Predicted 3D model of a 144-nucleotide RNA (c-di-AMP riboswitch aptamer (ydaO/yuaA leader)) from a Solirubrobacterales bacterium. NCBI's taxonomy places the organism under Bacteria, Bacillati, Actinomycetota, Thermoleophilia, Solirubrobacterales. The sequence was found by an Rfam model in a public genome assembly. The model forms 96% of the base pairs in the Rfam consensus.

RNA sequence: CUGUUGUUUUAGCCGAGUUCCUGAUGGUCAGCCAUUAGGAAGCGGGGGACCCAAUCAGUCCCGGGGCGAAUCGCCGUUUAAAAGCGGCAUAGCGAGAAAUCGCGAGCCCGUCAGCUAACUCCGCAGGCUAACUGGAAAUGCAAA
Numbered sequence: 001c002u003g004u005u006g007u008u009u010u011a012g013c014c015g016a017g018u019u020c021c022u023g024a025u026g027g028u029c030a031g032c033c034a035u036u037a038g039g040a041a042g043c044g045g046g047g048g049a050c051c052c053a054a055u056c057a058g059u060c061c062c063g064g065g066g067c068g069a070a071u072c073g074c075c076g077u078u079u080a081a082a083a084g085c086g087g088c089a090u091a092g093c094g095a096g097a098a099a100u101c102g103c104g105a106g107c108c109c110g111u112c113a114g115c116u117a118a119c120u121c122c123g124c125a126g127g128c129u130a131a132c133u134g135g136a137a138a139u140g141c142a143a144a
Stems, first nucleotide, its partner, number of pairs: 009131006018041010042124006052114001063112001064109004073088005092103004
């Protein structure tokens, strides 16, 4: 001097996933911080009346539902068929002044739930980005 990793700090992004109070434990010179128990406010989601909606018959297949932007497809591969894997595209979603750049997953309930006032239950996670940047000039090398 350079690279990598960790810690601290600052700013920011997706998301409901935040703030405050009290007690305890630990760290700390103090301040304060972390964890944990409880509470308040706030944000988010589910269940849940009247009314409304739904309600019938036949065939085939087939339980149904929730959170979330994450839904509907096409092609290839593989397979007995599926599942799986890969690619393309799409409803929709996020960032940005714009150009543009990304996402377009996953999980849960358990035969049960339309809407829904009162009422009632649950969650307040997780995952990331940046820490120098931009411009000008000179010189050298190479190619034509």
Its mean pLDDT, the model's own confidence on a scale to 100, is 75.